[in-house]
RNA sequence: GGCGGUGUAGCUCAGCUGGUUAGAGCGCACGACUCAUAAUCGUGAGGUCGACGGAUCGAGCCCGUCCACCGCUACC
Repeated sequence: GGCGGUGUAGCUCAGCUGGUUAGAGCGCACGACUCAUAAUCGUGAGGUCGACGGAUCGAGCCCGUCCACCGCUACC
């Protein structure tokens, strides 16, 4: 340099063919239970979906460029 994969909550990840409220588990906060803690149960907060642009009535999802990480490969 070429090819491919990944990027969504603090962490690990889902999100099917584009469709109107973006989710789960863990963690965190509060509450219940307990003499108390843990466990368990309930409630809640937390996201400009990597960045920019484009097509569309409409994008996490499609197209382009770029960035970061991972893998394969080529050349000196």
About this RNA
Transfer RNA from Kocuria salsicia, 76 nucleotides, folded computationally. Model confidence (mean pLDDT): 82 of 100. RNAcentral records the identical sequence in 4 taxa. The RNAcentral record of the sequence draws on ENA. Rfam family: tRNA. It is annotated as a transfer RNA.